c-di-AMP riboswitch aptamer (ydaO/yuaA leader) from Alicyclobacillus contaminans DSM 17975, 134 nucleotides, folded computationally.
Lineage of the source: Bacteria > Bacillota > Bacilli > Alicyclobacillaceae > Paenalicyclobacillus contaminans.
The coordinates come from a structure-prediction model, not an experiment, and the mean pLDDT is 77.
[in-house]
């Protein structure tokens, strides 16, 4: 000097998943979810082609050894001081739960605050507005 890996602080992303208090089982505070009237909607069921939730994750086509493989697609998400507009490139387009059962819903009730990623010097352009310092 270059490169890999591995750990700590830090910044950074998805996601609701963050913050305070407590010696401690644990309490809060904030976000985010599920059940729940009358009005309003909406029919079809008792295992049948069931039916719902969470989430951005929905639909269509080809192949196939029927294990899956591919190609689009609805729709999402990053591109660094923070919002916003357009353009540009890029990925993602899963998975898992309830257990015969839920429409919406005031009151009311009840649950989760997870996990997984990147980065040591990097960070498209353009335009517009905020904040801070001078």
């Nucleotide at each position: 000097c270059g490169g890999a890996u591995a750990u700590u602080c830090g910044c950074g992303c998805u996601g609701a998943a963050u913050c305070c208090c407590g010696a401690a089982u644990g309490g809060g505070a904030g976000c985010g979810g599920g059940g729940g009237a009358c009005c309003c909607a909406c029919g079809a069921c008792u295992u049948c082609u069931g039916g719902g939730g969470u989430g951005a994750a929905u639909c269509c086509g080809g192949c196939c050894a029927c294990g899956g493989c591919u190609g689009g697609u609805a729709g999402g998400g990053c591109a660094g001081u923070c919002u916003c507009u357009c353009c540009u490139g890029u990925c993602c387009g899963a998975a898992u739960c309830c257990g015969a059962c839920a429409g919406c819903u005031a009151a009311c009730u009840u649950c989760g605050u997870a996990a997984g990623c990147g980065u040591a010097c990097c960070a498209u352009g353009a335009g517009a507005g905020c904040a801070c310092a001078c």